[in-house]
Context: one part of a larger RNA
RNA sequence: UGACGGGGGCCCGCACAAGCGGUGGAGCAUGUGGUUUAAUUCGACGCAACGCGAAGAACCUUACCAGGGUUUGACAUGUAAGUGGUACGGAUCCGAAAGGUGAAGGAACCGAGCUUGCUCGGUAGCUUACACAGGUGGUGCAUGGCUGUCGUCAGCUCGUGCCGUGAGGUGUUGGGUUAAGUCCCGCAACGAGCGCAACCCCUAUCGUUAGUUACUACUCGAAAAGAGAGGACUCUAAUGAGACUGCCGGCGAUAAGCCGGAGGAAGGAGGGGACGACGUCAAGUCAUCAUGCCCUUUAUGCCCUGGGCGACACACGUGCUACAAUGGCUGGUACAACGGGUUGCAACAAAGCGAUUUGGAGCCAAUCCCUUAAAGCCAGCCUCAGUUCGGAUCGUAGGCUGAAACUCGCCUACGUGAAGUCGGAAUCGCUAGUAAUCGCCAAUCAGCCACGUGGCGGUGAAUACGUUCCCGGGCCUUGUACA
Numbered sequence: 001u002g003a004c005g006g007g008g009g010c011c012c013g014c015a016c017a018a019g020c021g022g023u024g025g026a027g028c029a030u031g032u033g034g035u036u037u038a039a040u041u042c043g044a045c046g047c048a049a050c051g052c053g054a055a056g057a058a059c060c061u062u063a064c065c066a067g068g069g070u071u072u073g074a075c076a077u078g079u080a081a082g083u084g085g086u087a088c089g090g091a092u093c094c095g096a097a098a099g100g101u102g103a104a105g106g107a108a109c110c111g112a113g114c115u116u117g118c119u120c121g122g123u124a125g126c127u128u129a130c131a132c133a134g135g136u137g138g139u140g141c142a143u144g145g146c147u148g149u150c151g152u153c154a155g156c157u158c159g160u161g162c163c164g165u166g167a168g169g170u171g172u173u174g175g176g177u178u179a180a181g182u183c184c185c186g187c188a189a190c191g192a193g194c195g196c197a198a199c200c201c202c203u204a205u206c207g208u209u210a211g212u213u214a215c216u217a218c219u220c221g222a223a224a225a226g227a228g229a230g231g232a233c234u235c236u237a238a239u240g241a242g243a244c245u246g247c248c249g250g251c252g253a254u255a256a257g258c259c260g261g262a263g264g265a266a267g268g269a270g271g272g273g274a275c276g277a278c279g280u281c282a283a284g285u286c287a288u289c290a291u292g293c294c295c296u297u298u299a300u301g302c303c304c305u306g307g308g309c310g311a312c313a314c315a316c317g318u319g320c321u322a323c324a325a326u327g328g329c330u331g332g333u334a335c336a337a338c339g340g341g342u343u344g345c346a347a348c349a350a351a352g353c354g355a356u357u358u359g360g361a362g363c364c365a366a367u368c369c370c371u372u373a374a375a376g377c378c379a380g381c382c383u384c385a386g387u388u389c390g391g392a393u394c395g396u397a398g399g400c401u402g403a404a405a406c407u408c409g410c411c412u413a414c415g416u417g418a419a420g421u422c423g424g425a426a427u428c429g430c431u432a433g434u435a436a437u438c439g440c441c442a443a444u445c446a447g448c449c450a451c452g453u454g455g456c457g458g459u460g461a462a463u464a465c466g467u468u469c470c471c472g473g474g475c476c477u478u479g480u481a482c483a
Stems, first nucleotide, its partner, number of pairs: 001483002003480003007477007015467002019430005026321008034312002042053002064307007073132001077131007088105001093100002108123006134296002137294003143290002145285003148281001150279001155194006161170003174185003200273004205241007215230002218228003244267001247261005310449001323423001327382007339370003344363002348359004389420001394415007436459007
């Protein structure tokens, strides 16, 4: 100087408390361990691995296994030699395919010779040989890059000066204050840098500009559709305004600031995002990529068929659906936003109980389509039961994608109806448009194991006395046989 303390002081954080909803019990989905296996490819392992890499494992992917094949190679560059029936072309046969075999047909360009269609040389291509290619082989404890974490915590440092023999200290401590090393005051310090904040984006109010595909105060039209007209409104998208403790009162050192009030769409950082200091964990990644070294080279490379990554006595994590009456079922009826669409989205009509099928308008989209949002509201039935709860499992019949759904896809109909009556010890999330609850969209994608993930809007709470305690953190101080 640090680190540590079941030392002290001050202070924060859904850290506790106060509340609301879960997990832990059930069934299923998914990841992991274990076991099994020819293989169940590899990585990730307290927080910070376990719906993680994977935003799509039937083939492909694919890295694994079995079998079949191949050796200058699927791909790059170079050297040498050879090669007109050459390159190309692929009949036939073997084969699961890959691959092997190789019939008919059959070239191009440049230069020279020259009998004008032949010869010679060269290029490309091909073959052979050699350098080499290749490796998702090893090492993340050789590395770059990228990332997680402490932590959006308020810290981490430097120059000069001063103090100390020195390590180092001071500044950065102290009194206040703040979300903040934020600001004020003081002070052997005076300044400065990286962080904080602001500058950026979305959202909440208003103006200006603009007015189609959007809008409708107006006209035509029975209405709808539509047409005209309009530039008000909504909205769209560009540019501005607005919030600064600016104003008033109180408290405070007359400061920084704090409390209350006015005005205002918004108030003391309005809400949300992007943004992550010096460093820590030899944290993660050699399987995104790049890369040193090592290893491999008729194989640890490459191609193919089939299988596996989907196994199942078990154990754990993360989720979904429930156990019901604030509910289930049936009929009617209302209101979104974000997005996506030409190998695409598909209105509408017809067929089908349905998944879907057939035909197909329109739309490269503020125009057309996906697109009926659902919870809600209005009626009716059910009456507390393993039920009109719950839907696992299984049977049969179908639909769709795709060469192909046996291993191993999704969906539909009918039948079947399991466990489950609110969950032990323990444990998680959340402070407001949040939790809870309801549906919708998208990426990936032929299809889909999505109940995942990322977004979007609808309805919309309860509670916080307080900081003693648990966990994590910041500053000062103290002890130490630790570094």
A computed fold for a 483-nucleotide part of an RNA from Thermodesulfobium narugense, annotated as small-subunit ribosomal RNA, 3' major domain. The full RNA is in RNAcentral, with records from ENA, Greengenes and SILVA. It matches the Rfam family "Bacterial small subunit ribosomal RNA". Its Rfam clan is "SSU clan".